[in-house]
Context: one part of a larger RNA
């Protein structure tokens, strides 16, 4: 000094922190949705009216609705964990004439014309279920053609500049190739016009990412040799992009005592602890990067994943089953079992900040903001203050005179922090909304008043180191102990008591680091 634990004790508040072990297994709930201003379709409860064979039926409202469906964006962020990894993983400094970047910003241009489907839905089925088949209908910013197009891409070509000498940038011309989608509001002479917003092509920016390189990055030589896609070349494939990344052929290389290979251990850093510093140790919380998501493998979609709450395959495990077949993945937030010396609530709210979607209202958000539990840590406060002796009583010691407890108490005079009671009562609110209104925390903080010393002290130690001593009990016993060492009949060292010392809502012990 600590993310601590254990023992005894425990009044309050503020701010932090809280599975270091089994990356063990998880019941339950929630943690990623949103948009009807992209699209078609469209209930029910309830109410009204009419008809009625009193059973009910039809129409309208509910309804520009709900729940679904197609489609778009998001789901690659945010949150968790540290298993793996000794590596361009991380840190630092650079490089890309070898790359990419949805949404966002700025510039230029365009948004023309057609088509066929399909879900939802209806009907008929299969299945225990999960789910699924057939027929028929329909829309789109879904899907597919055609047109147009360059400063885009590709090929050839003219010229110039620059450098790493093979390319880059700019430029001239020719040819080829590639695009789109609408929606809402306003006006309307119904032709259209216009505003906002979207869509497409392209240039630049911003941001995010990818790749490469120098240097640094634990222990072991009781690990000395390692390597065949291995090292290099040519060509091809693949990628956004360089590259044995992959493949064919050719060459025989490449690393290593400045420690290769192998083995062990380990996420890295800013930092944190310690120290005068150098250094040593460490990597909880917070922040950056990386890796992982039951175990192993694989790709799909997409601007972005080889994707924690997506898909497929295999495996282990758990669950359902009508035995044919299915479902699942808390290292998200709570929670349970287990392990352990040991680590919290199955809480409240989207009011704030931030994020997703949306034109917006808004919806979602276990991110986050708060509250709860724990002296786990740090800090602050209190448990009263002043007076009070001829020194009460009690306890303890005693040389029996007394000493000490001790101004301590009683008693007198005050004060009222904190806790308690009563009244008032926020900031955080910016924004949004036509307005009304809108705060989880919270009737909290804070302010005023009330009563009364009232409700609030322990723990360890007292042989030396090391501040603090006597009595009794015990008798090498019982016991103590960090080291030296105490205890065998006067023990300041064991146990108890009185007294004393230290720290104080804590005090000791244990563990670990300096």
């Nucleotide at each position: 000094a600590c993310g601590a634990a254990c023992g005894c004790u425990g009044g309050c508040g503020g701010c932090g922190u809280g599975c270091u072990u089994a990356a063990c297994a998880c019941a339950u709930g929630c943690a990623a949705g949103u948009c009807u201003a992209a699209g078609g379709a469209g209930a029910a409860c309830g109410g009204a009216u009419u008809c009625u064979u009193c059973g009910g039926a039809a129409u309208c409202c509910u309804a520009u609705u709900a729940a679904a469906c197609u489609g778009g964006c998001g789901a690659a962020c945010g949150g968790g964990u540290g298993a793996g990894u000794a590596a361009c993983g991380c840190g630092u400094a650079g490089a890309c004439a070898a790359c990419u970047u949805g949404c966002c910003c700025a510039g230029a241009g365009a948004u023309u014309u057609g088509g066929g489907a399909u879900a939802a839905c209806a009907c008929c089925g299969a299945g225990a279920a999960a789910u699924u088949g057939g027929u028929g209908c329909u829309a789109a910013u879904a899907c597919c053609g055609a047109a147009u197009a360059a400063u885009a891409u590709c090929a050839c070509u003219u010229u110039a500049a620059c450098c790493u000498c093979g390319g880059u940038u700019a430029u001239u011309g020719u040819g080829a190739u590639c695009a789109a989608a609408g929606g809402u509001g306003g006006c309307u002479u119904c032709g259209g016009c216009u505003a906002c917003u979207g869509u497409c092509u392209u240039u630049g920016g911003a941001u995010g990412g990818g790749u490469c390189u120098g240097c640094g990055u634990c222990u072991g030589a009781u690990u000395a040799g390692c390597u065949a896609g291995u090292u290099g070349g040519u060509g091809a494939g693949g990628u956004a992009a360089u590259g044995g990344c992959u493949c064919a052929c050719c060459a025989a290389g490449g690393c290593u005592a400045c420690g290769a290979u192998c083995a062990g251990u380990a996420g890295c850093u800013g930092g944190u602890c310690u120290g005068a510093g150098a250094g040593g140790a460490u990597g909880a919380u917070c922040a950056g990067c990386c890796a992982c998501a039951c175990u192993g493998g694989g790709a799909c979609u997409g601007a972005g994943a080889u994707a924690c709450g997506g898909c497929c395959c295999a495996g282990a495990c758990u669950c359902c089953u009508a035995c044919g077949g299915g479902a699942g993945g808390c290292a998200g937030c709570a929670u349970u079992g287990g392990g352990g010396a040991a680590u919290a609530u199955u809480g409240c709210g989207c009011a704030a900040u931030g994020g997703a979607c949306g034109a917006a209202a808004g919806u979602c958000u276990g991110a986050c903001g708060c509250a709860g539990c724990a002296a786990c840590g740090c800090c602050g406060c209190g448990u009263g203050g002043g007076g009070g002796a001829u020194g009460a009583a009690u306890g303890c010691c005693u040389u029996c005179g007394g000493g000490u407890u001790g101004u301590a108490a009683a008693c007198c005079c005050c004060u009222u922090u904190c806790a308690g009671g009563a009244g008032g009562g926020a900031c955080g609110a910016a924004g949004c909304g036509a307005a009304a209104g809108u705060g989880a925390c919270g009737g909290u903080a804070c302010c005023u008043c009330c009563a009364g010393a009232a409700g609030a002290a322990g723990c360890c130690c007292c042989g030396g180191c090391c501040a603090a001593c006597u009595a009794c009990g015990u008798g090498c016993c019982a016991g103590c102990a960090g080291c030296c060492g105490c205890g065998g009949u006067a023990a300041u060292a064991c146990g108890u008591a009185g007294g004393g010392g230290g720290c104080g809502a804590g005090c000791g012990u244990u563990g670990u680091c300096c």